The prediction has a mean pLDDT of 77. A computed fold for a 333-nucleotide RNA from Rhizobacter sp., annotated as Bacterial RNase P class A.
[in-house]
RNA sequence: GAAGCAAGCCAGACCGCCGCUGGUGCAAUCUCCGAAAGGAGGCACUGGAGGAAGGUCCGGACUGCACAGGGCGGCGUAGCAGCUAACGGCUGUCCACCGUGAGGUGAGGAUCAGAGCAACAGAGACGAGUCGCUGUUUUCUCGCAAGAGAAGGCAGCGGGUGAAACGGGCAAUCUCUACGCGCAGCAACACCAAAUAGGCCAGCGUUGAUGUGGCUCCGCGGAGCUGGCGGGUAGGUGGCAUCGAGCCGUGCAGUGAUGCACGGCCCAGAGGAAUGGCGGUCACGUUCGGGAAACCGAAUGCACAGAAUCCGGCCUAUCGGCUUGCUUCACAC
Numbered sequence: 001g002a003a004g005c006a007a008g009c010c011a012g013a014c015c016g017c018c019g020c021u022g023g024u025g026c027a028a029u030c031u032c033c034g035a036a037a038g039g040a041g042g043c044a045c046u047g048g049a050g051g052a053a054g055g056u057c058c059g060g061a062c063u064g065c066a067c068a069g070g071g072c073g074g075c076g077u078a079g080c081a082g083c084u085a086a087c088g089g090c091u092g093u094c095c096a097c098c099g100u101g102a103g104g105u106g107a108g109g110a111u112c113a114g115a116g117c118a119a120c121a122g123a124g125a126c127g128a129g130u131c132g133c134u135g136u137u138u139u140c141u142c143g144c145a146a147g148a149g150a151a152g153g154c155a156g157c158g159g160g161u162g163a164a165a166c167g168g169g170c171a172a173u174c175u176c177u178a179c180g181c182g183c184a185g186c187a188a189c190a191c192c193a194a195a196u197a198g199g200c201c202a203g204c205g206u207u208g209a210u211g212u213g214g215c216u217c218c219g220c221g222g223a224g225c226u227g228g229c230g231g232g233u234a235g236g237u238g239g240c241a242u243c244g245a246g247c248c249g250u251g252c253a254g255u256g257a258u259g260c261a262c263g264g265c266c267c268a269g270a271g272g273a274a275u276g277g278c279g280g281u282c283a284c285g286u287u288c289g290g291g292a293a294a295c296c297g298a299a300u301g302c303a304c305a306g307a308a309u310c311c312g313g314c315c316u317a318u319c320g321g322c323u324u325g326c327u328u329c330a331c332a333c
Base pairs, nucleotide, nucleotide: 001329002328003327004326005325006324007323008322009321010320012282013281014280015279016278017277018276020048021047022046023045024044025043026042030041031040032039033038050304054315055314057313058312059311060310061309062185063184064183065182074181075180076179077178078177079093080092081091082090083089094108095106096105097104098103109176110175114174115173116170117169131158132157133156134155135154136153137152138151139150140149141148142147189238190237191236192235199229200228201227202226203225204224211220212219213218246265247264248263249262250261251260252259253258284301285300286299287298288297289296290295
């Protein structure tokens, strides 16, 4: 210098103006919406997307329901050891394969329980048998006889085919072994709570109520009326986002995943769903023009994507760029 391998990081920066949204403080406890529950409105300060917020694949927290114990069944996982709240995740290591190498990949328990399966070739492919030859034996045929031939049984040997030929393989086929797993999910769930309809209780009412015309009287009319309670729905609030399996730094233990101790920090949050727009300066990429070059000017661009109960993973998408360690090759000293 070229080509790679592994790990990690950034995802434009700053300023001004105008908005959206959460929190805190301040003020009349004022105004508005609503039956209520509850919500909205002013000013100031302050917080406001990601490495994947994504796919919803796996594991948990949380919540409701179910649940004596055991077995069968079903689903999942699989070298060995460890980490973790847990995992199908992660770490270390053995083995196998790939790579010159740094490294990468692995659905790597069991075929001495049982079943199933194997293209082409080959006589024969998971059942056991027989393609050829030899020996032996039985029967039959021919022959006077020695003997010859055919068929069947048994034993032995052999060429060839093929990945594999009574000996193995495949469990990414069933199965066996070990271990794990109750079901559903924040539209969970809890609380507050209308109208209408229906339910229960009490009182009044066919000895005429409630209602209605007229208003003490009278007339019409004919079976409900009044009050209370409780459940569900619309609606509202909580769950829900200042305290967590939290973030940053240092030290210690460990090869490592990780754990422990100390110090510091508080870090989005709606629910038709905020996180935006404009202008300026600088940085970066591309193109064009000028220039010997440094550079100058103009245009344009800045990916993938956007929180929705929360957390740990996996997988997938991603313009461009940076850092560290290592490998192979070439050259120079």
Overview:
Taxonomically the source falls in Rhizobacter (Bacteria, Pseudomonadati, Pseudomonadota, Sphaerotilaceae). It is recorded under the gene name rnpB. Of the family's consensus pairs, 91% are formed in the model.